Source information:
Bacterial RNase P class A from an Actinomycetota bacterium, 391 nucleotides, folded computationally. A source record names the gene rnpB. RNAcentral holds the sequence, with entries from ENA.
RNA sequence: GCAGUUGGCCGGGCGAUCGCGGCCCCGUUGCGCACGGGGCUGAGGAAGGUCCGGGCUCCACAGGGCAGGGUGCUGGGUAACGCCCAGGCCGGGUGACCGGCGGACAGUGCCACAGAAAGCAAACCGCCCUCCGGGCGCCCGAUGGGGUGGCCGGGGGGUAAGGGUGAAACGGUGCGGUAAGAGCGCACCAGCGCCCCGGGUGACCGGGGCGGCUCGGAAUACCCCACCUGGAGCAAGACCAACAGGGGACACGGGGCUGCCCGCCUCCACCGCCCCGGGUAGGUCGCUAGAGGCCGGCGGCAACGCCGGUUCGAGAUGGAUGGUCGCCCCGCCGCCCGAGGCCACGGCCGGGGGCGGCGGACAGAACCCGGCCUACAGGCCAACUGCGGCG
Numbered sequence: 001g002c003a004g005u006u007g008g009c010c011g012g013g014c015g016a017u018c019g020c021g022g023c024c025c026c027g028u029u030g031c032g033c034a035c036g037g038g039g040c041u042g043a044g045g046a047a048g049g050u051c052c053g054g055g056c057u058c059c060a061c062a063g064g065g066c067a068g069g070g071u072g073c074u075g076g077g078u079a080a081c082g083c084c085c086a087g088g089c090c091g092g093g094u095g096a097c098c099g100g101c102g103g104a105c106a107g108u109g110c111c112a113c114a115g116a117a118a119g120c121a122a123a124c125c126g127c128c129c130u131c132c133g134g135g136c137g138c139c140c141g142a143u144g145g146g147g148u149g150g151c152c153g154g155g156g157g158g159u160a161a162g163g164g165u166g167a168a169a170c171g172g173u174g175c176g177g178u179a180a181g182a183g184c185g186c187a188c189c190a191g192c193g194c195c196c197c198g199g200g201u202g203a204c205c206g207g208g209g210c211g212g213c214u215c216g217g218a219a220u221a222c223c224c225c226a227c228c229u230g231g232a233g234c235a236a237g238a239c240c241a242a243c244a245g246g247g248g249a250c251a252c253g254g255g256g257c258u259g260c261c262c263g264c265c266u267c268c269a270c271c272g273c274c275c276c277g278g279g280u281a282g283g284u285c286g287c288u289a290g291a292g293g294c295c296g297g298c299g300g301c302a303a304c305g306c307c308g309g310u311u312c313g314a315g316a317u318g319g320a321u322g323g324u325c326g327c328c329c330c331g332c333c334g335c336c337c338g339a340g341g342c343c344a345c346g347g348c349c350g351g352g353g354g355c356g357g358c359g360g361a362c363a364g365a366a367c368c369c370g371g372c373c374u375a376c377a378g379g380c381c382a383a384c385u386g387c388g389g390c391g
Base pairs, nucleotide, nucleotide: 001387002386003385004384005383006382007381008380009379010378012328013327014326015325016324017323018322020042021041022040023039024038025037026036027035028034044362048373049372051371052370053369054368055367056233057232058231059230068229069228070227071226072225073087074086075085076084077083088101089100090099091098092097102224103223107222108221110217111216119170124163125162126159127158128157129156130155131154132153133152134151136149137148138147139146140145171189172188173187174186175185176184190214192211193210194209195208196207197206198205199204237285238284239283240282246276247275248274250272253267254266255265256264257263292311293310294309295308296307297306298305299304329360330359331358332357333356334355335354336353337352340349341348342347
């Protein structure tokens, strides 16, 4: 210098002005509402998807089990997790590094197409043995005939070495062995299982011995094992409560005692008035300071924990956080100036500067928090890897 890997960070700045949400203050008023004025404050790294976990709230709930759902190498972190850290094994990459992860010997079932055969054996071609038939060559024989060799066709059997199919065909190499072959035998290697020794908390690692030769894949097929697991969600939930409707009391009125008045009892649809409980609209609370951020110290490889200091105040509910202008910043394009460089003398390139134009993403709170995932113009930092060059 080029090409990469991993981790982290920023994601426009300042000012003016007009608006919008929230809070406070002042004035108008006796108070409130309302209006006017002033001040302060007002989105993100993902506020997003709503995938996982927790707080909080209400409902349900003796205990145990089943069913259902979820998770899945080991150890740790955490409020918790499907997250994070560290480690193990396997796979990929020259490498930095990246990806995957319980059990297929508990059982049942599955393995498309191709292929003879897909898990317990199986023979399409080929190879070998044997029998039958056909014709041919050679030998013996006077002939009939006999012997022998390979060829063609058919039957029976052996074989898993070779060919061929497939994502996958049941160990590899060599020697022996055989009619041909084969772990059929042996040596070495690979793999599996069991046992022993050593290391590690553990996943697992290292070493030794024995065994039969050697049972593939898939659990996102059912399933088995271990662990976790009640449901609904801020439209949770709590309080106040107009109108309408329900219940009660009183008054008026009707009836009775009684012919009248008072009084008492009883009834009362509607109307009047008062009270009670539920509760719709509406309002208030829940509501934002918290497993918070930053700095330092200590413990830990780390995730993280403990301690100390310091700092941070959107809270809407048809839902505010926006528009315009100026200066600056960044990127691209065009024009001009130009240090300098190249030249075939025609020109060409051009650090840097000036002016003009265009552009600056993804997106946007709604109870809060921890994660994951997804989107994103442009830019920055650190560590590491490979190749090349120079010293």